[in-house]
RNA sequence: CUCGAUAAAGGCAAACCGUCGGUAACGGCGGGACGCAAAGUUACCGAUCCCAAGCUUAAUUAUGUAAGUUUGGGACAGCGGGACCGCCGAGG
Numbered sequence: 001c002u003c004g005a006u007a008a009a010g011g012c013a014a015a016c017c018g019u020c021g022g023u024a025a026c027g028g029c030g031g032g033a034c035g036c037a038a039a040g041u042u043a044c045c046g047a048u049c050c051c052a053a054g055c056u057u058a059a060u061u062a063u064g065u066a067a068g069u070u071u072g073g074g075a076c077a078g079c080g081g082g083a084c085c086g087c088c089g090a091g092g
Stems, first nucleotide, its partner, number of pairs: 001091004011036002016031006034078001040084003044081003048075011
């Protein structure tokens, strides 16, 4: 530097359930394992999701509703990319 077994030492923990926090997306803890060789860390880029306000369109008397879009604030690292760090083994 490249690779990852059916090896060894170990690690993490989806859905779901309980409980607490949050308007929400979602998060903490406990249970639980679908999976993971970075499923370790990080919101820098893109995607996705949530909230608020503005604008456009639709039907509507109107309030309001729905979809699209813009701006702002957030969520997500187990969506993709980037950055940083790292265990064991094999090959060079």